[in-house]
């Protein structure tokens, strides 16, 4: 309210989260425009810009029944006088911020036509147009003389009514026509309707407009008007308006209504209706009932005609043209309808109106066909190659005819009646015929947001509303296929509302995100205690009026086939006003309150509250004197500096200025700033106590006034210390700094300014309510006591913790950031900017107030996980330290860089490349280079055809070879098909070519570090957290205890292998056996088990026994992950690239990978006497071996050769004397009997082949090197060091490498300050690509916008003065027409200003861009903690002084109990 109806979110700040906040999107709308497309009908709508200019036509006439005339036979026509109309209708929105509009009221008045009523309409007169005759003029037009009429003009009479009045009286009307029906005329009263005027309330922005006003405000008198009124004039008074916004400036027609919205609101004022205003611009009057788009006069600008004398004009009416613009229509038909003017009427006029035309411009409706139809056609796209999609879609068959076309019929709109009368209109509508025939596009497909694939492109071209796509696999670009949305439309752009609770009345906030004024006193204003009475502009109720129509909503009906559209009835609605009523609340008036707020009196009390004066000691400094001698001072270390003219030190005396240790505290006081030695004087505020007094006197507080740290300014003093600036010394790459030595202003006082701070509790004031515990300052009461302390209660203040509650969280929590109330201030994204301009204040510095253009998509708060810190605590590691031996110097070997080169193939580049890939580069390898060849290919598979061989061997020619070529020999299996091989052809091969940033696999590294996670549960809004933190312990997240956690997984450990002890069994070999050694298998053994000490426990320390003792030693084993780490050249593999005329494939010869001014890395050998050389003498282990190891014997100085036993290996060989070692001899400290490089000569071996480019042997040669700078590496026990041996690869070897084996065999570890690395916890953070991070400012280059600016140019509104058209009015003259003068005044001119805009040399700042330059300011203690205010200085960030804040880390100490306050260090060390 009759039913009923009614609120949606998403993307984007982060590694992730919550919050705050802006930006963006999805919806609706439009008088629209642009792009692509376009079949029909209905119904609306269409110059928004230049109120710019307009050619042409039309848009207001009519009446002979008011009148005279002219023409005509007449009908009739024409001009004129007169009447009515032309003040309506139509257009536009320039101006106007106003009684203009809206709404509700009022009246000092008026009114043609219309309606009602009453009365009257009598008697006269003078003109004039037309016309006639002239004159002037180009024209427009003007003028002279004469004639004439009227409902034109005019005189008189009458006057009920009307007006005035001194109440006696005075004054004021009329028009006729006529066919006799009537229509008119005059006066008065009333009505209807209309306009006029007045008032309350409502309706833009701006205070960077704060004061405005002289007819201004009022009065009196007069004038004027239809009428009130400063509307106008004279005089008088000095008022009037304004913070509730006057005055000014800017913008704007207002309303009904329209759009949107859940609503409240916000925005708008097209079409339709009402009102206002305007008519080229400005001014003015006339006529009239009423005034002026298509009337008049004047001025101005513009345009036109002209005979140059003079004239004419006003589309913002309907069409139409030009212009400007993104943009807006026909120079159409008709008065048939509706309406208007005139007329008695017929009728005439009507660009009002009714219609048609144009525009998809909006809304509504219809159509572009329907049914069947699988071989799922063709084609296209995709494909995992099987297929899938377009798709029943098409073809094809049947059907229908809305629409279209043709034909026929055919209205209503016409009333008022008998006739006549239709622009639209060959219309709507109906019927018939033809034939699927005439008719589909636009946008999109990363997310928001419905819809995905392929190809091309390769940070290019491009897309984009936001986030964002594109750098070779793009669902984001472009094309294609497919799909999605809407559909004769679809998108885009612009604008408005919504979403936006993002200006918050409904419905927000201000501790840290933007936001509480620096503080108080207090004006206006707002709000206000208890009780009663009266009243009622607020409030509430009832009723009445109004709120135009249209529109909107709901509802009942009707007309177009439906709808849109149109018509009729009803309801409701917001607001305003009148009347009556109510009195709770509020207001007002009055009264009361022995009262709860507020204030006062009295009595106590504390206090760094304020102002002034006086006094005091310590320290400092200066001066003088004494003692005394060589230093002092300062720093990380130094130096400048002071000192033999006697410093520093010390003593004495004197002067000076500033500040007041301890007490002292978390304390106290004050409004805040702030206040501290002591005393005195004056003075403000506060608390408590109990009684008394006043009686709401209260709270807040815009403006206003007062106070307001430090710095700074002015004048004058003062000046001890400290100390901006400045000078010097250091540091440094530099050092305009940090540190040091000096030091001016200042710091101090008096007076006067300034007025800002992180002026902070980042928390406005007041009142009330809402758990506690505890500390402390001031007071009171009770109890107790002799008194005090203690204890209990209570008021006020200052702290800590904490409940409920609040909060985004952090946190707050009776001192609220809780719950309510009142008042004030302030906020609305970041930057620009607290800046510019303006204004006010100031001596200045500057302060207060306070924007915009432009630019970005964020800026920000709190918390979370990491990472990082020149933060902290704890712990570990051959990390340091303690030791031993090395590297870095020499020569050589090997690898790398660089250089060179035809090529010196490629990869690996801090740790985590560099004796690495490579456990073997002379050819091969081989990928590189030069040259020569081949092209289905060197190798593989399939198909087809041919041949029956091919291959192989021998051979001819060419050649470097590959290969090509000649001849010969040989001539497969199978019955066959065929197999096999070759040739040819076709499919295909091949690639060590690219991408390790497309990948698999594998590996390195942190690191054998002890970590990394999960399930369930708990906590948190959430990211997350707990578990995993804590205590003890461990090599260990190992174990134990505790615990909102309980369990579990991957890691740790154990299980596996080797070594060490031992039992049993088995076994080859060892000469047969046995034993032992050895090998294999199965077992035992070690578990903190035992003792002592510590411990709750776990466990730790010591000891015994034992082969071994606390993991017995070593190995294998490498969590989640990190580094886009390494590898496409080991292998595999996606994509790309190269291969039809000669390849990036493949073959071959030769070369190269070995190149050498140089640098680096890893090693070997040395430099010697703990050694070297020679002789003699001992003791191993792991391994390998048939294309092999190779004994014995022989030869050779030797490498090696000849021979070839044994062995497929516990058997044989390698293997032997293993070397160091032991014994002996020599060498005697030297470039050597050290060292062996280099070089010469001669050989050996492997191999097609040792030149480039192999190893080994012999003889000869005999370099550097005498222990290695800065720096740096390894190792904690059978380890380091040292000594030899074996193996793989391998024809051989570059092996000094690598992988193993055994022999001999140490030293040291106090310890964790430091270096490096790692882990756990914690802390800070502006980092998260994670400090190799982030980031600031100058300078240089470019672009953009705004401000300043000598000026220059233009617009606007006024002021003063001058001039003064037309015209009303006044005065004068004139019979009159009219003339003369005056006041006012438009335009114009002069002058000084105000205000707004354009432009402008130049200078300054701002924003943005790009890999520029210089530094390193900030974020960690950011390497000098940072920041606010102020002052000085400096290339720049910035530095320094004074004062303030914590929005600083860390540390120890004190106190409350875990908070607050105070103090303090670091030699430098930059960047990405």
């Nucleotide at each position: 309210u009759a039913a009923u109806u009614u609120u949606a979110g998403a993307g984007u700040u982060u590694g992730a989260u919550c919050c705050u906040a802006g930006c963006u999107c999805a919806g609706g709308a439009u008088g629209a425009a642009c792009g692509c497309u376009g079949g029909c009908g209905g119904c609306g709508u269409g110059g928004a810009u230049a109120a710019g200019g307009c050619a042409u036509g039309c848009a207001a006439g009519u009446c002979a029944a008011a009148c005279g005339g002219c023409a005509g036979c007449a009908a009739u026509g024409c001009a004129g006088u007169g009447g009515c109309g032309a003040a309506c209708g139509a257009g536009g929105u320039a101006g106007u911020a106003a009684c203009g509009c809206g709404u509700a009221g009022g009246u000092a008045g008026u009114u043609u036509c219309c309606c009602c009523a009453a009365a009257g309409u009598c008697a006269g007169g003078a003109a004039u147009a037309a016309c006639u005759a002239g004159u002037c003029g180009a024209a427009a037009g003007a003028u002279u003389a004469g004639c004439u009429a009227a409902u034109g003009c005019u005189u008189g009479a009458u006057a009920g009514u009307c007006u005035c009045u001194u109440c006696g009286g005075a004054g004021u009307a009329a028009a006729g026509a006529u066919u006799u029906a009537u229509c008119g005329c005059u006066u008065u009263g009333g009505g209807a309707a209309a306009a006029g005027c007045c008032u309350g309330c409502g309706g833009g922005a701006u205070a960077u407009c704060a004061g405005c006003u002289a007819g201004u405000u009022g009065g009196u008198a007069g004038g004027g008007u239809a009428a009130u009124g400063g509307c106008c004039u004279a005089c008088c008074a000095a008022g009037g308006c304004a913070a509730u916004g006057a005055c000014g400036u800017c913008u704007a027609g207002g309303g009904g209504a329209g759009c949107u919205g859940a609503g409240a609101g916000g925005c708008u004022g097209a079409c339709c209706c009402c009102c206002a205003c305007c008519g080229a611009u400005g001014a003015g009057a006339c006529u009239g009932a009423g005034a002026a788009c298509g009337g008049c006069u004047c001025a101005u600008a513009c345009c036109c005609c002209u005979a140059c004398g003079g004239g004419g004009g006003g589309c913002c009416g309907c069409a139409g043209c030009c212009g400007a613009g993104a943009a807006u229509a026909u120079u159409c038909g008709a008065c048939a309808a509706u309406g208007g003017g005139c007329g008695a009427a017929a009728g005439c006029c009507u660009g009002a109106u009714c219609g048609a035309g144009c525009g998809a411009u909006a809304c509504c409706g219809c159509g572009u066909g329907g049914u069947g139809g699988a071989u799922g056609a063709a084609g296209u796209g995709c494909u995992u190659c099987g297929g899938c999609a377009c798709g029943u879609a098409a073809a094809c068959a049947c059907c229908u005819u809305u629409u279209a076309u043709g034909g026929a019929g055919g209205a209503g709109g016409a009333a008022g009646u008998a006739a006549u009368u239709g622009a639209c209109g060959u219309u709507a509508c109906u019927c018939c015929a033809u034939g699927a025939a005439u008719a589909a596009g636009g946008g999109g497909c990363u997310c928001c947001u419905a819809a995905c694939u392929c190809u091309g492109u390769g940070c290019c071209a491009g897309c984009a509303g936001g986030a964002g796509c594109g750098g070779u696999a793009a669902u984001a670009c472009a094309g294609a296929g497919g799909c999605c949305c809407c559909g004769a439309g679809c998108a885009u752009u612009a604008u408005c509302c919504g979403g936006a609770a993002u200006c918050a009345c409904u419905g927000g906030g201000c501790g840290u995100a933007a936001a509480g004024g620096g503080u108080g006193u207090g004006u206006a204003g707002g709000c206000g205690g208890u009780c009663a009475u009266a009243u009622u502009a607020g409030u509430c109720g009832a009723c009445u009026g109004u709120g135009a129509a249209a529109g909107a909503u709901c509802u009942c009906g009707g007309g177009c086939u439906u709808a849109a559209c149109c018509c009729g009835g009803g309801a409701g609605a917001c607001g305003c006003a009148a009347u009556c009523g109510a009195a709770a609340c509020g207001g007002u008036a009055c009264g009361a309150c022995u009262u709860a707020g507020a204030g006062g009196a009295c009595g106590c009390g504390a206090g760094a509250g304020g102002u002034a004066g006086a006094g005091g000691g310590a320290a400092c400094u200066c001066a003088u004197g004494g003692u005394g001698u060589a230093g002092g001072g300062g720093u990380g270390a130094a130096a400048u500096c002071c000192g033999u003219u006697g410093a520093u030190a010390u003593c004495a005396u004197g002067g000076g200025g500033a500040a007041c240790a301890c007490c002292a505290a978390a304390u106290g006081c004050g409004a805040a700033g702030g206040c501290a030695c002591u005393c005195u004087a004056c003075u403000g505020g506060c608390g408590c106590g109990c009684u008394c007094c006043u009686g709401a006197c209260g709270c807040u507080g815009a403006g206003a006034c007062a106070c307001g740290a430090a710095a700074g300014c002015g004048u004058g003093g003062g000046a001890a210390u400290c100390g901006a600036a400045u000078g010097g010394g250091a540091u440094u790459a530099g050092a305009u700094a940090c540190c040091c030595c000096a030091g001016u202003a200042g710091u101090c006082c008096a007076c006067g300014c300034c007025c800002u701070a992180a002026a902070c509790g980042a928390u406005c004031a007041u009142c009330a309510c809402u758990a506690g515990u505890u500390u402390u300052g001031a007071g009171g009461a009770g109890u107790a006591u002799c008194g005090a302390c203690c204890c209990u209660c209570u008021u006020c203040g200052a702290g800590a913790c904490g409940u409920a509650g609040c909060u985004a969280a952090c946190g707050c929590g009776u001192u609220a950031a809780g719950u309510g109330a009142u008042g004030c201030g302030c906020c609305u994204g970041g930057g620009u900017a607290g800046u510019a301009c303006g204004a006010u204040c100031g001596c200045a510095a500057g302060a207060u107030u306070a924007a915009a253009a432009c630019u970005c998509a964020a800026a920000g708060g709190a918390a979370u996980a990491g990472a990082c810190g020149g933060g902290g605590a704890c712990u570990u590691g051959c990390a340091c330290a303690a030791g031993c031996g090395g590297u870095g110097g020499a020569u050589c070997a090997u690898g790398c860089g660089g250089c060179u080169u035809a090529a010196u193939u490629c990869g690996a580049u801090g740790g985590u490349a560099a004796a690495c890939g490579a456990a073997g580069a002379a050819c091969c390898u081989c990928a590189c280079c030069a040259g020569g060849g081949u092209u289905u290919g060197a190798a593989a598979c399939c198909c087809a055809a041919c041949u029956g061989a091919c291959c192989g061997c021998c051979u001819u020619a060419g050649g470097a070879a590959a290969c090509u070529u000649u001849g010969g020999c040989u001539u497969u299996c199978g019955c066959a098909a065929g197999a096999c091989a070759g040739u040819u052809g076709g499919g295909c091969a091949g690639g060590u070519g690219a991408u390790g940033c497309a990948u698999g696999g594998u590996c390195g590294u942190c690191g054998u570090c002890a970590g990394u996670u999960c399930g369930u549960g708990g906590c948190u809004u959430g990211a997350g957290u707990u578990g995993u933190u804590c205590c003890c312990u461990u090599c260990a997240g190992u174990g134990g205890g505790g615990u909102a956690a309980c369990g579990a997984a991957c890691g740790c450990a154990a299980c596996c292998c080797u070594c060490g002890u031992u039992g049993c069994c088995u076994g080859u070999u060892u000469u047969c056996u046995a034993u032992g050694u050895c090998a294999g298998g199965c077992g035992a053994g070690a578990c903190u088990g035992c003792c002592c000490c510590c411990u709750c426990a776990c466990g730790g320390g010591g000891g015994a026994g034992g082969a071994a003792g606390g993991u017995g030693a070593g190995g294998a084993u490498g969590a989640c992950g990190c580094c886009a780490g390494a590898u496409c050249a080991g292998c595999a593999u996606g994509u790309c690239c190269c291969u039809u005329u000669g390849a990036u494939a493949u073959c071959c010869u030769g070369g190269g990978c070995u190149g050498c001014a140089c640098g680096c890395a890893u090693g070997a050998u040395a430099c010697a006497a703990u050694g070297c050389a020679c002789u003699c003498g001992a003791c191993a282990a792991c391994g390998g071996g048939u294309c092999g190891c190779g004994a014995c014997g022989g030869g050779g100085u030797a490498a090696c050769c000849c021979u070839g036993a044994g062995c497929c290996a516990a058997u044989c060989c390698u293997u032997a004397u293993a070397a160091a070692c032991g014994a002996g001899u020599g060498c005697c400290c030297a470039g050597u009997u050290c060292g062996g490089a280099u070089u010469g000569a001669g050989g050996u071996c492997u191999g097609c082949a040792a030149c480039u480019c192999g190893a080994c042997c012999u003889c000869a040669u005999g370099a550097a090197g005498c222990c290695g700078g800065a720096a740096u590496c390894g190792c904690u026990a059978g380890u380091a060091a040292u000594c030899g041996c074996u193996g793989g690869u391998c024809a051989g070897c570059u092996a000094u490498a690598c992988a193993g084996c055994g022999g001999u065999g140490a030293a040291u570890a106090c310890g964790u300050u430091c270096u490096c690395a790692a882990g756990u916890c914690u802390u800070g953070u502006a980092c998260u690509c994670a400090c190799c991070g982030c980031c600031c400012g100058u300078c240089a280059a470019g672009u953009c916008a705004a401000g300043g600016g000598a000026g220059c140019c233009g617009g606007g509104a006024g002021u003063g003065c001058c001039c003064g058209a037309a015209g009303c009015c006044c005065a004068g003259a004139g019979c009159a027409a009219u003339c003369u003068g005056g006041u006012c005044c438009a335009c114009g001119g002069c002058a000084a200003g105000c205000u707004c805009g354009g432009u402008g040399a130049c200078a300054g700042g701002g924003a943005c861009u790009a890999a520029g330059u210089c530094g390193u300011a900030a974020c960690a203690a950011g390497g000098c903690a940072c920041g606010g205010g102020u002052a000085g200085c400096g290339g720049a960030a910035g530095c320094u002084g004074c004062u303030c804040g914590u929005g600083g880390a860390a540390u120890a100490a004190u106190u409350c109990a875990a908070u607050g306050a105070a103090a303090u260090a670091c030699c430098c060390c930059u960047u990405c």